This is a predicted structure of a 71-nucleotide RNA (transfer RNA) from Archangium sp.

RNA sequence: CGGGACGUCGCUCAACGGCAGAGCACCCGCCUGAUAAGCGGGAGAUGGUGGUUCGACACCACCCGUCCCGA
Numbered sequence: 001c002g003g004g005a006c007g008u009c010g011c012u013c014a015a016c017g018g019c020a021g022a023g024c025a026c027c028c029g030c031c032u033g034a035u036a037a038g039c040g041g042g043a044g045a046u047g048g049u050g051g052u053u054c055g056a057c058a059c060c061a062c063c064c065g066u067c068c069c070g071a
Base pairs, nucleotide, nucleotide: 001070002069003068004067005066006065007064010024011023012022013021018054026042027041028040029039030038047063048062049061050060051059
């Protein structure tokens, strides 16, 4: 320098173009003599800017970041 893949709560992963969910972690409560486990509830996210569309996490372009391949 060229090409490719990926980017979603703190972490690991989901989500036909039509409501952003799950597990763990965290917070509150129940249970217990107490802790753990268990049960109930809660907060928290689409890398950025544009475009397409009635509607974008999903499609397109560019930028940023990580990884891989080539030179």
Its mean pLDDT, the model's own confidence on a scale to 100, is 84.
NCBI's taxonomy places the organism under Bacteria, Pseudomonadati, Myxococcota, Myxococcia, Archangium.
It matches the Rfam family "tRNA". It is annotated as a transfer RNA.